[in-house]
RNA sequence: UUACGAUAAAGGCAAACCCUAAGUGAUUAGGGGACGCAAAGUAAAAGGGUCUUUAAAACACAAUAAAGACAGCCUUACUACCGAA
Numbered sequence: 001u002u003a004c005g006a007u008a009a010a011g012g013c014a015a016a017c018c019c020u021a022a023g024u025g026a027u028u029a030g031g032g033g034a035c036g037c038a039a040a041g042u043a044a045a046a047g048g049g050u051c052u053u054u055a056a057a058a059c060a061c062a063a064u065a066a067a068g069a070c071a072g073c074c075u076u077a078c079u080a081c082c083g084a085a
Base pairs, nucleotide, nucleotide: 004083005082012037013036017032018031019030020029021028022027035072041078042077043076046075047074048073049070050069051068052067053066054065055064
């Protein structure tokens, strides 16, 4: 340095749920709270996927287009703490 990730040490993040605020909505921000996480750090203008709204058509679903949400769905790119086997 690369790979790897321990019944190690230090530090970190924070699901559901509750409160407040924003949004038609998916959801987001702050506070509380911990199910979990070795990238649960960043990127949605890298690809796929899921979800929302709108439009036309249809009126039962599916499918299409546009605009959005999710990085704690998967892959990918970049960066990063610690250290045994």
A computed fold for an 85-nucleotide RNA from a Planctomycetota bacterium, annotated as c-di-GMP-I riboswitch aptamer. The prediction has a mean pLDDT of 81. It was read from a public genome assembly, where an Rfam model found it. NCBI's taxonomy places the organism under Bacteria, Pseudomonadati, Planctomycetota.